Notes
The RNA shown here (Bacterial RNase P class A) has 401 nucleotides and comes from a Thermoanaerobaculia bacterium. Rfam family: Bacterial RNase P class A. Rfam describes the family as follows. Ribonuclease P (RNase P) is a ubiquitous endoribonuclease, found in archaea, bacteria and eukarya as well as chloroplasts and mitochondria. Gene Ontology terms of the family: dimeric ribonuclease P complex, tRNA processing and ribonuclease P activity. Rfam classes the family as a ribozyme. A source record names the gene rnpB. RNAcentral holds the sequence, with entries from ENA.
RNA sequence: GGAGUGUUCCGGGUGGUCGCCUCGCUCUUCCGACCUCGGUCGGGGGAGCGGGGAGGAAAGUCCGAACUCCCACGGGCAGCAUGCUCGCUAACGGCGAGGCGCGGCGACGCGACGGAAAGUGCAACAGAGAGCAGACCGCCCGGCCCGCGAGGGCCAGGCAAGGGUGAAAGGGUGCGGUAAGAGCGCACCGCUCGGUCGGUGACGAUCCGAGGCACGGUAAACCCCAUGCGGAGCAAGACCAAAUAGGGAGGCGGUUCAGGGUUGCCCGUCCCGUACGCCGCGCGAGCGGCACCGCUUCCGGGUAGGUCGCUAGAAGCCGUCGGCAACGGCGGCUCCAGAGGAAUGACCGCCUGAGCCGGGAGACCGGCAAAACAGAAUUCGGCUUAUGGGACACUCCGGCG
Numbered sequence: 001g002g003a004g005u006g007u008u009c010c011g012g013g014u015g016g017u018c019g020c021c022u023c024g025c026u027c028u029u030c031c032g033a034c035c036u037c038g039g040u041c042g043g044g045g046g047a048g049c050g051g052g053g054a055g056g057a058a059a060g061u062c063c064g065a066a067c068u069c070c071c072a073c074g075g076g077c078a079g080c081a082u083g084c085u086c087g088c089u090a091a092c093g094g095c096g097a098g099g100c101g102c103g104g105c106g107a108c109g110c111g112a113c114g115g116a117a118a119g120u121g122c123a124a125c126a127g128a129g130a131g132c133a134g135a136c137c138g139c140c141c142g143g144c145c146c147g148c149g150a151g152g153g154c155c156a157g158g159c160a161a162g163g164g165u166g167a168a169a170g171g172g173u174g175c176g177g178u179a180a181g182a183g184c185g186c187a188c189c190g191c192u193c194g195g196u197c198g199g200u201g202a203c204g205a206u207c208c209g210a211g212g213c214a215c216g217g218u219a220a221a222c223c224c225c226a227u228g229c230g231g232a233g234c235a236a237g238a239c240c241a242a243a244u245a246g247g248g249a250g251g252c253g254g255u256u257c258a259g260g261g262u263u264g265c266c267c268g269u270c271c272c273g274u275a276c277g278c279c280g281c282g283c284g285a286g287c288g289g290c291a292c293c294g295c296u297u298c299c300g301g302g303u304a305g306g307u308c309g310c311u312a313g314a315a316g317c318c319g320u321c322g323g324c325a326a327c328g329g330c331g332g333c334u335c336c337a338g339a340g341g342a343a344u345g346a347c348c349g350c351c352u353g354a355g356c357c358g359g360g361a362g363a364c365c366g367g368c369a370a371a372a373c374a375g376a377a378u379u380c381g382g383c384u385u386a387u388g389g390g391a392c393a394c395u396c397c398g399g400c401g
Base pairs, nucleotide, nucleotide: 001397002396003395004394005393006392007391008390009389010388012351013350014349015348016347017346018345020053021052022051023050024049025048026047027046028045029044030043031042032041033040034039055373059384060383062382063381064380065379066378067233068232069231070230072269073268074267075266076265077264079229080228081227082226083225084098085097086096087095088094099113100111101110102109103108114224115223119222120221121218122217136163137162138159139158140157142155143154144153145152146151171189172188173187174186175185176184190213191211192210193209194208195207196205197204198203237308238307239306240305247299248298249297250296251295252294253293254292255291259272260271261270277290278289279288280287281286315334316333317332318331319330320329321328322327355368356367357366358365359364
């Protein structure tokens, strides 16, 4: 100097002139309701003083929760999610530290990381053969035939070591052995099981021993195992006010036993609710009508206004102790938006560069400037995506001293 990897900071400051939103206090004014004059409550407007006013992702709506409602649960099935170990956390599919595997020269990064010896499925094509497989080319022994010979052909048998096909071919290398071979035997490596040692553990060890060694791969294929999960969501929901048509037509079941009830189903506890008749025909079973209860289909009508929920929190900052860390304990300080079709803006001056351009040997001088991604809407913990400028540490390459 170049190329990379990891962590982290900022997202302007200041003065002025206007303009917004909100909260608190004081004053004033209008409207409504209540009330024994007095006054009280609620809502709107205005003035003054004071406090505050978008993000690191506010985004995606992907996870988890707080909170609200279904009325409160228990069990089972289905379905879905997660999946190495140990910790953190309100919880999570998140975070920290580690283990193993993979990628990278490396700093580091990624992992959908339980089980293939429970079962089923899949691997195109090629190839002899793709799972308890296989003989295309080949190697060897025996017999027969042709040939001067080299060599060639046929039959029967042995082989899977060599070659080929393929992403992948039934451990690898070497030696011995054999007619030719093959873990057939041996050595080493690999693999399986057991033991010892280290570690909380996942696992590890150039450790010890035994075994020729299981029918390979794939589970973000079905599946098995372990763990977990009620659902819906602030357009949740609560209160107030107003309006309409307490509407019309039909079906099913019942009136000594239904029915309804947390937005998958079943069972149970529990909660709400429960019409309990009349008339006519018929020997009777039963049939028809009316009334009532429940479920359900279609047609038609009204309202969608106001207030709350709405920001004091699993909150933030500082210090200290513990911990490798994530994070936790203790102490202190602070209140940092709450809109309601949606506010936080506009203009001017100055400052600010570590970046860029120009001049200069250098010190330095001058110029450029607020720039990217992008805007709260119940809140918080995460993840993912977009993106400008800087700082620190580390790795690799090249050059100089």